[in-house]
RNA sequence: GGAGUUGGUCAGGCGUUCGCCGGCAUUGCCUUGCAAUGCGGGAGGAAAGUCCGGGCUCCAAAGGACAGGAUGGUCGGUAACGCCGACCGGUCGCGAGACCAGGGAAAGUGCCACAGAAAGUAAACCGCCGAACGCACCCUCGGGUGGCGUGGUAAGGGUGAAAAGGUGGAGUAAGAGACCACCGGCGCCGGAGGUGACUCCGGCGGCCUGGUAAACCCCAUCCGGAGCAAGACCAAGCAGGAAGCAGUGACGGUCCGUCGCGUUAUGACUUUCGGGUAGGUUGCUCGAGCUGUCCAGCAAUGGCCGGCCUAGAUAAAUGACCGCCGCGCAGGUGUUCAACACGUGCGAACAAAACCCGGCUUACGACCAACUCCGCAA
Numbered sequence: 001g002g003a004g005u006u007g008g009u010c011a012g013g014c015g016u017u018c019g020c021c022g023g024c025a026u027u028g029c030c031u032u033g034c035a036a037u038g039c040g041g042g043a044g045g046a047a048a049g050u051c052c053g054g055g056c057u058c059c060a061a062a063g064g065a066c067a068g069g070a071u072g073g074u075c076g077g078u079a080a081c082g083c084c085g086a087c088c089g090g091u092c093g094c095g096a097g098a099c100c101a102g103g104g105a106a107a108g109u110g111c112c113a114c115a116g117a118a119a120g121u122a123a124a125c126c127g128c129c130g131a132a133c134g135c136a137c138c139c140u141c142g143g144g145u146g147g148c149g150u151g152g153u154a155a156g157g158g159u160g161a162a163a164a165g166g167u168g169g170a171g172u173a174a175g176a177g178a179c180c181a182c183c184g185g186c187g188c189c190g191g192a193g194g195u196g197a198c199u200c201c202g203g204c205g206g207c208c209u210g211g212u213a214a215a216c217c218c219c220a221u222c223c224g225g226a227g228c229a230a231g232a233c234c235a236a237g238c239a240g241g242a243a244g245c246a247g248u249g250a251c252g253g254u255c256c257g258u259c260g261c262g263u264u265a266u267g268a269c270u271u272u273c274g275g276g277u278a279g280g281u282u283g284c285u286c287g288a289g290c291u292g293u294c295c296a297g298c299a300a301u302g303g304c305c306g307g308c309c310u311a312g313a314u315a316a317a318u319g320a321c322c323g324c325c326g327c328g329c330a331g332g333u334g335u336u337c338a339a340c341a342c343g344u345g346c347g348a349a350c351a352a353a354a355c356c357c358g359g360c361u362u363a364c365g366a367c368c369a370a371c372u373c374c375g376c377a378a
Base pairs, nucleotide, nucleotide: 001374002373003372004371005370006369007368008367009366010365012325013324014323015322017320018319020042021041023039024038025037026036027035028034029033044350048361049360051359052358053357054356055355056227057226058225059224068223069222070221071220072219073087074086075085076084077083088102089100090099091098092097103218104217108216109215110212111211112210125157126156127153128152129151132150133149134148135147136145137144138143165183166182167181168180169179184208185207186205187204188203189202190201191200192199193198231282232281233280234279241273242272243271247261248260249259250258251257289308290307291306292305294303295302296301327347328346329345330344332342333341334340
């Protein structure tokens, strides 16, 4: 200098002016809600996807089983998790490191494209063999010739991602863990280390058994449902319901009068009540909270003490202009390379809370640290 790996931090700052949404104080008024003035507060690391887990709320609920779903190495962390940490095993990478639904295929079933004779109680296409049986031919009648059939053979070739462990020997008609030695695997037994997954060592057994379970399935563990549009409270107008009632409404100052609706009801008019809609209030933000030192722990995380209060909108506020400073990049100038200073121009991502938390995933800008590999120089 180049190429990478892992982890962390920040998400521009300050100020003027004008706005938007809450809070508090004061004042005013058509006095309980509006207005004005002042003070103070006002998005994120992902607020996103709504995927997983919990709190909270309502409903359901003796207990158990079935069904269904999720998860799946071990130990730990946590309110909990499908999350996180450490470790074990496997795969990939020269490496720093990354990834893994990482239980069971010797309980059963299914599937294994294409190619290939055969894809699993293995299989005979080429090749090899002719010991055994039958036929044919030759013959010195003892046999001989793979020439044909019944056959034997998994050594060799070929197909395939995968063809029943590998090398050597002995053996055979030819061959074969059928047998033997060594190596590898598996199983069992014993020993050592570790909380454990597991690792190491020794012995025995020819046991040599294809793959696939994010295929059915088996095993173990966990899981009641719906969600702040949960739930609680207040409550117009209209319609309908219940109770009560025999008169009542309009014209009118009153009476008379006139008209209408009713008169034992399918009940006028009026009053009351309850349910309930719009709307409003609440739930609502003090919480597994933030932060500083220390302690325990490899870590995730937990604990003691101190300090702090930090959005609560509801069709949805949190914005805009300007100035200065800071950051990155590219030219320029100053003393000559570097460095430094000055000034100019350009740039600054992804993205907006909606009951609240813990995660995961996805989107995305800049900077820093540690480590790895390669090249060059000393």
About this RNA
Bacterial RNase P class A from a Planctomycetota bacterium, 378 nucleotides, folded computationally. Of the family's consensus pairs, 94% are formed in the model. The organism belongs to Planctomycetota, within Bacteria. It matches the Rfam family "Bacterial RNase P class A". From the family's description: Ribonuclease P (RNase P) is a ubiquitous endoribonuclease, found in archaea, bacteria and eukarya as well as chloroplasts and mitochondria. It is annotated as a ribozyme. Its family is annotated with dimeric ribonuclease P complex, tRNA processing and ribonuclease P activity in the Gene Ontology. Its mean pLDDT, the model's own confidence on a scale to 100, is 79.